[in-house]
Context: one part of a larger RNA
RNA sequence: UUGCGCUGAAGGAACUCGGCAAAUUGAACGCGUAACCUCGGGAGAAGCGUUGCCUCCCUCGGCGCAAGCCGAGAUGGCGUAACACAAAAGGGGGGAGCGACUGUUUACCAAAAACACAGGACUCUGCCAAAUCGAAAGAUGAUGUAUAGGGUCUGACGCCUGCCCAGUGCUGGCAAGCGAAGGUUGAAUGUGUCAAAGCAUCCGGCGGAAGCCCCAGUAAACGGCGGCCGUAACUAUAACGGUCCAAAGGUAGCGAAAUCCCUUGUCGGGUAAGUUCCGACCUGCACGAAUGGCGUAACGACUUCCCCGCUGUCUCCAGCGCAAGCCCAGCGAAAUUGAAUUCCCCGUGAAGAUGCGGGGUCCCCGCGGCAAGACGGAAAGACCCCGUGCACCUUUACUGCAACCUUGCAUUGGCGGCGACCAAUGCCGCGCAUAGCGUAAGCGGCAGGCGACGAACCUCCCGCCUCGGCGGGGGAGGAGCCAACAAUGAAACACCGCUCCCAGCAUUGGCCGCAACCUCAUCGGGGGAGGGUCAACCCCUCCCGAAACAGCGCAAGGCGGCCAGUUUGACUGGGGCGGUCGCCUCCCAAAACGUAACGGAGGCGUGCAAAGGUAAGCUCAAACCGGUUUGGAACCGUUUGUUGAAGCGCAAUGGCACAUGCUUGCCCGACUGCGAGACCCACACGUCGAGCAGAGACGAAAGUCGGCCAUAGUGACCCGGUGGUUCCAAGUGGAAGGGCCAUCGAUCAACGGACAAAAGGUACGCCGGGGAUAACAGGCUAAUAGCUCCCGAGAGCACUCAUCGACGGAGCUGUUUGGCACCUCGAUGUCGACUCACCGCAUCCUGGGACUGAAGAAGGCCCCAAGGGUAUGGCUGUUCGCCAUUUAAAGCGGUACGUGAGUUGGGUUCAGAACGUCGCAAGACAGUUCGGUCCCUAUCUGCCGUGGGCGCAAGGACGUUGCCGGGCCCUCCCUCCAGUACGAGAGGACCGAGGGAGCCGAACCGCUGGUGUCCCUGUUGUCUCCGAGGCAUGGCAGGUUAGCUACGUUCGGAACGGAUAACCGCUGAAAGCAAAUAAGCGGGAAGCCUCCCCGCAGAUUAACGUUCUAUGUUAGGGUCGUGGCAGAUUACCACGUUGAGAGGCCAAAUGUGCUAGCGCAGCAAUGCGCGCAGCUUACUGGCCUCAACCCCAAAAG
Repeated sequence: UUGCGCUGAAGGAACUCGGCAAAUUGAACGCGUAACCUCGGGAGAAGCGUUGCCUCCCUCGGCGCAAGCCGAGAUGGCGUAACACAAAAGGGGGGAGCGACUGUUUACCAAAAACACAGGACUCUGCCAAAUCGAAAGAUGAUGUAUAGGGUCUGACGCCUGCCCAGUGCUGGCAAGCGAAGGUUGAAUGUGUCAAAGCAUCCGGCGGAAGCCCCAGUAAACGGCGGCCGUAACUAUAACGGUCCAAAGGUAGCGAAAUCCCUUGUCGGGUAAGUUCCGACCUGCACGAAUGGCGUAACGACUUCCCCGCUGUCUCCAGCGCAAGCCCAGCGAAAUUGAAUUCCCCGUGAAGAUGCGGGGUCCCCGCGGCAAGACGGAAAGACCCCGUGCACCUUUACUGCAACCUUGCAUUGGCGGCGACCAAUGCCGCGCAUAGCGUAAGCGGCAGGCGACGAACCUCCCGCCUCGGCGGGGGAGGAGCCAACAAUGAAACACCGCUCCCAGCAUUGGCCGCAACCUCAUCGGGGGAGGGUCAACCCCUCCCGAAACAGCGCAAGGCGGCCAGUUUGACUGGGGCGGUCGCCUCCCAAAACGUAACGGAGGCGUGCAAAGGUAAGCUCAAACCGGUUUGGAACCGUUUGUUGAAGCGCAAUGGCACAUGCUUGCCCGACUGCGAGACCCACACGUCGAGCAGAGACGAAAGUCGGCCAUAGUGACCCGGUGGUUCCAAGUGGAAGGGCCAUCGAUCAACGGACAAAAGGUACGCCGGGGAUAACAGGCUAAUAGCUCCCGAGAGCACUCAUCGACGGAGCUGUUUGGCACCUCGAUGUCGACUCACCGCAUCCUGGGACUGAAGAAGGCCCCAAGGGUAUGGCUGUUCGCCAUUUAAAGCGGUACGUGAGUUGGGUUCAGAACGUCGCAAGACAGUUCGGUCCCUAUCUGCCGUGGGCGCAAGGACGUUGCCGGGCCCUCCCUCCAGUACGAGAGGACCGAGGGAGCCGAACCGCUGGUGUCCCUGUUGUCUCCGAGGCAUGGCAGGUUAGCUACGUUCGGAACGGAUAACCGCUGAAAGCAAAUAAGCGGGAAGCCUCCCCGCAGAUUAACGUUCUAUGUUAGGGUCGUGGCAGAUUACCACGUUGAGAGGCCAAAUGUGCUAGCGCAGCAAUGCGCGCAGCUUACUGGCCUCAACCCCAAAAG
């Protein structure tokens, strides 16, 4: 010093994030017990009282034949400071949040508000159930059957649960649309042939399920639930009105809340003081109704606030016990370790040095301690960034895929109904240009035909229709109607025959579809029977049920985070967010070229058939002046006009007036095949280009022309399309296909383009790296910040400067916010509190002073001054701040925002959970909320102590000096002077003197207190009678000696002196004056040096004084012993027979409080007497006993 344990004066939570920890309470009996309530509770509420021992007689109960015993009670008595005497054994109450409750959970940092829960709701599921596991067989569900089972949400109970179906999902529907394979049908091409068919390829049409679309329903499905403006006779507000949008615009209830940023909202309560808490208000950043809303008795190792009790949590610590630590004996690890001969300061330096530079300090070596440093140890940083790293999770990322839905085919059969289509046959109907009676299908025949077997006309119904009519059937009617002729026309009609188109009907055949039926495939975890087998499995057979469905297989479409593989860019003054990414022009760019930045400015992703070629011609902008409308600016004219923000399609730059500008004519060189040679340049690209050949345009010609004044107007390779082609063509001929030439398809814009095809989360994370790169700290810088100064507009009644000081200016500091990214990512622990501090001064107080708009007192401002001092509480994690009350004052900063190998762990910053908000989700939030493992035995330096060695030129003993170092250093109040100076008064001093106090410090224990583990006493339980004792925290309790202690007591801070600061002076020149200064001389502060206290001669500069000392011994010392008021060890001190040093004994003192035994009294407990008794640690005195020998130790001359 730590751990565990005990006690504590006065105070009593002042401690602290927080009463953490500890203390209190505790049993039985009796009394008594609130709000509230689900009437059960709350409740052991709270609170109060009693309790030991003895007791003849009395009462009750049990046992016993009885004597009597046991238990309970009453009465009376006895003792104590204390009677549940020890042990065991609830602290209580009030307000709020959350969760109803008992339960469950992260084995090893989270026990909770999380999970569960009974209850509520939705939804699926009819049994071979749904759901689940499995490849299947099979199994669970369940030996259950909708009062059952599965899933989801909510979470007792009470009151309730509003609006929205636009989106997403689910359910249902389904006319149309989209729409796969198979089916059906056709075209093209190829092949092939006399021509075909066929075959092949490919492309269409028809038809075509689920699904999507579409139409509805559904929110206790996922979810959602507005804005602006105006308006009332104070103001404010808006019942009211207007307008826009929406699927609907948030109802009830609640509300600064586990939700409120601003915010410590405002008011009230509680407190001396309340960022928390409670009650309200409503301005709800961003409550809200089963991701339930609001309440709620009871419950909670939950969270929060308050009160009572209680206390060492604290003011403020003290003492004691045990165990470590320390010493000795024995035994004996570990991490760590480049090597070490391992100081301080200032500086330097990869920017914080034991090691470098300078200076200082420093004899050698241990031991016990403390932790400031060794960027200490431990763990290749978990934060951050990076990696074309990993993992897991999510989804409307991409691509697959299980499962599921659906279609086709197969397993797969029968009968026949209906319907569609096709073919054949039969029947029936229909056929309208114009003209014409009027609906003329075509051809032929024919002059008649039909009619009581019912004509015309009328009416009803059906069908067709060119809307005129035609055909058929029924009724009524009762005798005629049509044709020929004529007209019209291409064709002439009644009637008969044949044929065609379209439509319908019937039959047969084929095929398809639909709805049924059948039994023979197939199925049956069903029922029954028989058998194996006497068997609740299983197998076989029969009956029975289902049935061509289902199931299974193949093919196809859909759906599909169930599962899987992956992707999810870079630059970047860290990363993210934002911005950017290719090309052109200018500046930067430093007179060649080139040259960076998230430097400064702009453009492009084209245009033009003329805006191209050529030949010829022309000259612009602007300004003065003149001219109707006409003006600054329109058009016309004169003059000037070397290019001026004229023009050249567009940005900028360069260029161009003998044109590259403007106009006109003729044209198409906006040509084909090439290309010497250069520029640019990593490559790939890119740029210029004379000249040759061909065919041309313009020009008289020379000549010019392979687009445009130039520089942007873009995309490699692959893949594919189109046109062309004297190329290749898998036996041959063709063809398919390919090549070559031309051309097309890229915001491949992340623009040298990873793939045809790609988003997110991780706080559950992991790995590899980085101080190449952020957060802390340091460093550099000083914009910002803080401070100082200059100027002096102004105000201060006048007056810049008592005081304040605009607009501006100059600096300093390194303290804020930053910038930079230099050490550290093979780890430099981060805010605040506690503890302990050291320094600076820009001074908060105290001290000295100048000025004052200083009367005094109290102030203001400035100068000097760092010696000392510099608060306790309430709130909050807070630093800070606000508040209460003190104070002389409640300073500002630095020290890794000093200090976690010193403490804490409230905040922040892992894993759990919740709210609000954001996100489809996984999840996220410098938003909130509850909870949440702080390791290290000290090697070196350093520091605090304490020893050993050697030195100090002989060896010692004793006593000093003090170089040097350290300590101390505070202040207030009262009284006197004096109610004086001053002042109208109110008020009220300087200087000086005295007294007291707080704080701090040192020492001490006589006093007051504390402790005092066996000094005394009381007493409980137990140990087999008494006594004496043991154990139970010293059992508990009451006292207490010594020692140690504070809460106790005493003392200290001073005064004097010296030198000074600001400041105030004397004399006094340079400079005939003046000036405190230059020479000289004074005054002047808590500050400096002394004085006071402490250490100190290793002060290696080793000091001084006195005194002793010699031959194997003395001086002296040591060892050893007995001990201590000394002490870890060592050291120190006392004593060692010439002895009181310790122990023992005796005595005294002190403490306790009256022993045992005997006697007496009493039934007994018990009392009284012998008797201020007995016992008595550490204190005092006396006596006795025990305390050695021995060793070391000083020369030469």